Notes: A computed fold for a 142-nucleotide RNA, annotated as SAM riboswitch aptamer (S box leader).
RNA sequence: UGCUCAUCCAGAGGGGUGGAGGGACCGGCCCGGCGAAGCCCCGGCAACCAUCCCGGUACGCGAUCUCGUGUUCCUCGCGAGGCGUCCGGGACAGGUGCCAACUCCGGCCUGGGGUCAAGGUGGCCGCCAGGAAAGAUGAGGG
Numbered sequence: 001u002g003c004u005c006a007u008c009c010a011g012a013g014g015g016g017u018g019g020a021g022g023g024a025c026c027g028g029c030c031c032g033g034c035g036a037a038g039c040c041c042c043g044g045c046a047a048c049c050a051u052c053c054c055g056g057u058a059c060g061c062g063a064u065c066u067c068g069u070g071u072u073c074c075u076c077g078c079g080a081g082g083c084g085u086c087c088g089g090g091a092c093a094g095g096u097g098c099c100a101a102c103u104c105c106g107g108c109c110u111g112g113g114g115u116c117a118a119g120g121u122g123g124c125c126g127c128c129a130g131g132a133a134a135g136a137u138g139a140g141g142g
Base pairs, nucleotide, nucleotide: 003140004139005138006137007136008135013042014041015040016039017038021031022030023029025107026106027105028104043099044098045097048095049094051091052090053089054088055087056086058085059084060083061082065081066080067079068078069077070076103134108131109130110129111128112127113125114124115123116122
C1' cells in the first nucleotide's frame, strides 16, 4: 500500500514548546492570538488484540489414558473428562487506539413529508427514516 472481518449516537485534558491554521476530501457549519497544527511531558477514557477465569452448548478433532455405565471380568458399545473454533460474561491493562461538536452535518440510492411548475410522471428542500459509499480504528492474512 491494497484485501477480508468487526465497530463507529457512550467515554476521557492539563502543562511546556510552537506561532496560524485545524475539523480526511468537496459543500456547509464550526473550532482557533482567551493561542490552530506539529512535537514533548504528565494524566485520563475505552476494552479491538494478547493473557487469565467462568458458563453455554453448537461445530470439529479425539491416538493414548482415566472414570462411569451396559455385563461378574476381558473385548466391545455409549457417556463424561481433554483440545480447538464459536457465543455470552468477568478480571487485568501488556500491544494498539482515542480524549470539541453522532465519523460535526450532508454528498449516492430508496421510502415518507413539504413545496414549485405545468404537459407531463419532473425539479427543489437548513425536514424525517433506512441503506450504501467514503473515512477512521482494531484484528487477520498477502

The model forms 94% of the base pairs in the Rfam consensus.